[in-house]
RNA sequence: GACUUAUCCAGAAAGACGGAGGGAAAGGCCCUAUGAUGUCUUAGCAACCUGUUGCCAAAUAAGGUGCUAAAUCCUUCCCGUAAGGGAAAGAUAAGAA
Numbered sequence: 001g002a003c004u005u006a007u008c009c010a011g012a013a014a015g016a017c018g019g020a021g022g023g024a025a026a027g028g029c030c031c032u033a034u035g036a037u038g039u040c041u042u043a044g045c046a047a048c049c050u051g052u053u054g055c056c057a058a059a060u061a062a063g064g065u066g067c068u069a070a071a072u073c074c075u076u077c078c079c080g081u082a083a084g085g086g087a088a089a090g091a092u093a094a095g096a097a
Stems, first nucleotide, its partner, number of pairs: 003095006013042005021031003025076004043068003048064003051060003072089001077086003
């Protein structure tokens, strides 16, 4: 990297460094010198796997991940007047070859 399954309208930021782009793609719409993206530190959120408690339901948050602008920011393909529904793509986890 490809495959399978589950979830994706909830939640959670300060500081330091650094200096121009960033939000996956396209279109939109946004964020950004009142300092973004990124890296580090600390803090937090969540509960997929493990652990612990529990008969179960569940709880907990120690370990492995993940996450901390906007619904996966919105739309994209199909159905539908619309509301909306389904799919694709993407992300994360667990698994399997």
Background:
This is a predicted structure of a 97-nucleotide RNA (SAM riboswitch aptamer (S box leader)) from a Sphingobacteriaceae bacterium. Model confidence (mean pLDDT): 84 of 100. NCBI's taxonomy places the organism under Bacteria, Bacteroidota, Sphingobacteriia, Sphingobacteriales, Sphingobacteriaceae. Its Rfam family is "SAM riboswitch aptamer (S box leader)". Rfam links the family to the GO term regulation of gene expression. It was read from a public genome assembly, where an Rfam model found it.